[in-house]
RNA sequence: GAUUUAUAAAGAAGCGGCGAGAGAACAGGCUCUGACCCGCUGGCAACCCUUGACAACAAGAAGGUGCCAAUUCCUGACCCGGCAAAUAACACCGGGAAAUAUAAAUG
Repeated sequence: GAUUUAUAAAGAAGCGGCGAGAGAACAGGCUCUGACCCGCUGGCAACCCUUGACAACAAGAAGGUGCCAAUUCCUGACCCGGCAAAUAACACCGGGAAAUAUAAAUG
């Protein structure tokens, strides 16, 4: 790197370093910006884990991850329905996929 399953409207800081962009990809917005990233400490959470008990369930937080701006920051790009006539397109409303992220398992 691939596949499967689950989750994604909650939650969570300070200091130091660096010095230019950052917020996944493409596009349009809108935000952040000594930001992003790195180090130390702290914290959040409960996927693995521990216990009750043995699956759903509940509790826990030593360990393995992960995470600590804004819903995965918002929308589109694919499909369905509505608006809705007219056979539409665009826009708007609603829903579903897809993509992405995290965990576990597999080969």